[in-house]
Predicted 3D model of a 163-nucleotide RNA (glmS glucosamine-6-phosphate activated ribozyme aptamer) from Selenomonas sp. oral taxon 137 str. F0430. Its mean pLDDT, the model's own confidence on a scale to 100, is 76.
RNA sequence: ACGAAGUUCUUAGCGCCGGUUCUGAAAUGGUACGGAAUAUAUUUCAGAAAACGAGGAGAAGGUUGUCGAUCCGUCGGCGGAUGCCUUCCGGCACGCUCUGUCGAGAGUCUGCGGUCAAAUCAUGGGGGCGACUCCGUGGACAAAGCCGCAGACGGAGCGGAAU
Numbered sequence: 001a002c003g004a005a006g007u008u009c010u011u012a013g014c015g016c017c018g019g020u021u022c023u024g025a026a027a028u029g030g031u032a033c034g035g036a037a038u039a040u041a042u043u044u045c046a047g048a049a050a051a052c053g054a055g056g057a058g059a060a061g062g063u064u065g066u067c068g069a070u071c072c073g074u075c076g077g078c079g080g081a082u083g084c085c086u087u088c089c090g091g092c093a094c095g096c097u098c099u100g101u102c103g104a105g106a107g108u109c110u111g112c113g114g115u116c117a118a119a120u121c122a123u124g125g126g127g128g129c130g131a132c133u134c135c136g137u138g139g140a141c142a143a144a145g146c147c148g149c150a151g152a153c154g155g156a157g158c159g160g161a162a163u
Base pairs, nucleotide, nucleotide: 014079015078016077017076019075020049021048022047023046024045025044026043027042028041052068053067054066058088059087060086061085062084063083089103090102091101092100093099094159095158096157097156098155107153108152109151110150111149112148113147114146115145121138122137123136124135125134126133127132
């Protein structure tokens, strides 16, 4: 490294890395008056960094896949994915067919009220030569959405008279 079997963990705003940036070691080259040290460049080896939470799943296929926070390496790329679209199934709109919309907490709109983060930051501790990283504590700050109340709307054709 490949193959096989088993066990554990992980189950996704999640995982990964050959670009890039950075660290350590070794080798090599040239420059700064000479030498050394140091700096720097290249190569090799070994490493580090590479998205902060909220929300989100009927099935299949397709697809550059929601919302804000930081104020920007959260760069660049790959994989996955609960988003979206189409079809099917199902709910609601009296039944059926269309149509609309949603997903077993299953229609839309409006208003009012309610609800909600983590990182950043501050601080303490641990690991590593280092780049860097792990854990705790403190206080704060979103949007989408969700919940409650009120109001409005819920079409067409056919059928029925009580859902």
RNAcentral holds the sequence, with entries from ENA. Its Rfam family is "glmS glucosamine-6-phosphate activated ribozyme aptamer". By type it is a riboswitch. About the family: This entry contains a glucosamine-6-phosphate activated ribozyme that is found in the mRNA for GlmS. GlmS is an enzyme that uses fructose-6-phosphate and glutamine to generate glucosamine-6-phosphate. Rfam links the family to the GO terms regulation of gene expression and catalytic activity.